[in-house]
Transfer RNA from Termitomyces sp. Mn162, 73 nucleotides, folded computationally. RNAcentral records the identical sequence in 4 taxa. Model confidence (mean pLDDT): 82 of 100. Lineage of the source: Eukaryota > Basidiomycota > Agaricomycetidae > Lyophyllaceae > Termitomyces. The sequence is in RNAcentral, with records from ENA and Rfam. Its Rfam family is "tRNA". Its family is annotated with triplet codon-amino acid adaptor activity in the Gene Ontology. By type it is a transfer RNA. Rfam's curators write: Transfer RNA (tRNA) molecules are approximately 80 nucleotides in length.
């Protein structure tokens, strides 16, 4: 110094050939249920690294910063 991947809710991981409210689990908050706790059950909050370009329209596409794993020299 050149390069490749990967970033999404509080964790862990989907999904997208660009387009109806971004999906699960576990975690939280509330009821229910039990004498109580836990187990089960229903409800609710919560998210696309930053910035910029193309587009009616971007979480996708391009650039560029920044993180983290790697391969090269």
């Nucleotide at each position: 110094g050149c390069u490749g991947a990967a970033g999404u809710a509080g964790u862990u991981u989907a999904a997208u050939a660009g387009g109806u409210u971004a999906a699960a689990a576990c975690a939280u908050a509330c009821c229910c249920c039990u004498c109580a706790u836990g187990u089960g059950g229903g409800u609710a909050a919560a998210a696309a690294a930053a910035a910029g370009g193309u587009u009616c329209a971007a979480u996708u596409c391009c650039u560029u910063u920044g993180u983290u794993c790697g391969g090269c020299u």